[in-house]
Context: one part of a larger RNA
RNA sequence: UGACGGGGGGCCCGCACAAGCGGUGGAGCAUGUGGUUUAAUUCGACGCAACGCGAAGAACCUUACCCGGGUUAGAACUCUCAGGAAGUCCGCAGAGACGUGGAUGUGCCCUUCGGGGAACCUGAUGUCCAGGUGCUGCAUGGCUGUCGUCAGCUCGUGUCGUGAGAUGUUGGGUUAAGUCCCGCAACGAGCGCAACCCUUGUCGUUAGUUGGCAUCAGUCAGGCUGGCCACUCUAACGAGACUGCCGGUGUUAAACCGGAGGAAGGUGGGGAUGACGUCAAGUCCUCAUGGCCCUUAUGCCCGGGGCUACACACGUGCUACAAUGGCCGGUACAGUGGGUCGCAAGCUCGCGAGAGUUAGCUAAUCUCAAAAAACCGGUCUCAGUUCGGAUUGGAGUCUGCAACUCGACUCCAUGAAGUCGGAAUCGCUAGUAAUCGCUGAACAGCAGGCAGCGGUGAAUACGUUCCCGGGCCUUGUACA
Numbered sequence: 001u002g003a004c005g006g007g008g009g010g011c012c013c014g015c016a017c018a019a020g021c022g023g024u025g026g027a028g029c030a031u032g033u034g035g036u037u038u039a040a041u042u043c044g045a046c047g048c049a050a051c052g053c054g055a056a057g058a059a060c061c062u063u064a065c066c067c068g069g070g071u072u073a074g075a076a077c078u079c080u081c082a083g084g085a086a087g088u089c090c091g092c093a094g095a096g097a098c099g100u101g102g103a104u105g106u107g108c109c110c111u112u113c114g115g116g117g118a119a120c121c122u123g124a125u126g127u128c129c130a131g132g133u134g135c136u137g138c139a140u141g142g143c144u145g146u147c148g149u150c151a152g153c154u155c156g157u158g159u160c161g162u163g164a165g166a167u168g169u170u171g172g173g174u175u176a177a178g179u180c181c182c183g184c185a186a187c188g189a190g191c192g193c194a195a196c197c198c199u200u201g202u203c204g205u206u207a208g209u210u211g212g213c214a215u216c217a218g219u220c221a222g223g224c225u226g227g228c229c230a231c232u233c234u235a236a237c238g239a240g241a242c243u244g245c246c247g248g249u250g251u252u253a254a255a256c257c258g259g260a261g262g263a264a265g266g267u268g269g270g271g272a273u274g275a276c277g278u279c280a281a282g283u284c285c286u287c288a289u290g291g292c293c294c295u296u297a298u299g300c301c302c303g304g305g306g307c308u309a310c311a312c313a314c315g316u317g318c319u320a321c322a323a324u325g326g327c328c329g330g331u332a333c334a335g336u337g338g339g340u341c342g343c344a345a346g347c348u349c350g351c352g353a354g355a356g357u358u359a360g361c362u363a364a365u366c367u368c369a370a371a372a373a374a375c376c377g378g379u380c381u382c383a384g385u386u387c388g389g390a391u392u393g394g395a396g397u398c399u400g401c402a403a404c405u406c407g408a409c410u411c412c413a414u415g416a417a418g419u420c421g422g423a424a425u426c427g428c429u430a431g432u433a434a435u436c437g438c439u440g441a442a443c444a445g446c447a448g449g450c451a452g453c454g455g456u457g458a459a460u461a462c463g464u465u466c467c468c469g470g471g472c473c474u475u476g477u478a479c480a
Stems, first nucleotide, its partner, number of pairs: 001480002003477002007475008016464002020428005027319008035310002043054002065305007074129001080124005087104006108117003131294002134292003140288002142283003145279001147277001152191006158167003171182003197271004202239007211229002216226003242265001245259005321421001325380006337368003342361002346357004387418001392413007434456007
């Protein structure tokens, strides 16, 4: 000087505790992992910071694994030689990869008309090669997680100390903040903090193929039409918030408390943004790359299987156990988004999943589209039930070459467990929790996952003694 503490002291913060609300842990199922099994159940990730993680889609493909069938300059690249334009079509054998046979075709550029060249195919030579999701993340780059959006981490010059180093960065206040003020052998500076960026909340200007009966007229009663841009909205530019103003406290300071005005008040709300470093943290299976290894195989092609197994254990979720509810009928109100290999209105058929047909739309114009909870009326009357929907049987729809292993959905029947969950444990401080639905990515098909979007909309916080994590100062030390 750091580190440490299951030593002490002082100060401070965080959904850390407390105060509350809802969960997990019990049930069924989904999903990931361990284990076991298997020919294979490909590989990686392991406290927080692995376990709905890589995977924003495992029927084939993917696919890296297993079995079998094939192949060896190879699926893709460069060079040399020989032959043939390339290409297209039809057979046969085979599970296919691929093998084998036939037909057609003679093009483009240069030409001394002999031929040469380009692109492509086949064969040979393989010296030099390709290829490897083979190993090493403890050889690496890049990227990422984490402490932590915590307030810290350092440097130059000067000064002090024999020196390691110290000082500055400590102290008194203050802040979300090493934020700012004052003091001080320090004076300055850098990376961080903050601000500049995006979004949301108010207003104005500009602009109206979105919107409006606000106003006028017509009307098939639909902003549908003429007409208009007031309003809503859209999207560009601006205004606005700065402790600016007032009072009090404070050291005359920084600042804090209260108030006014204001759509908004003290960082307004949310996001993006992650200092020096730590964990030899993660990734050689995104990619790149050193070294090592394989080279008729650890490369490559194909068919089938597996990654979906199942006594069990754990994580993350979904659905419930009901009356603040279930079922039936009626009737409202969103926002983010997507759409031409697409979204599909309407009509007809089907109980339905869907099918048929066909307008419109490259979209503020058409469409996905029904928002759901809510509200109104009816019914059920506390029961393993009109709760709950697992499981199983049958019949189907759709996607796709193909749903047996192994898809989603529909209809009929079936109707398990479950009556609120032990020890323990998690999230959340406001448009939040809780609850309700909607959209999107990837995607032929497949969502209870993920990423977003809006609807309804709480309770509680006395406080910092304690638990956990962190920051500053001080003291101690068997550590370096």
The part of an RNA shown here (small-subunit ribosomal RNA, 3' major domain) has 480 nucleotides and comes from a metagenome. Its mean pLDDT, the model's own confidence on a scale to 100, is 83. The RNAcentral record of the full RNA draws on SILVA.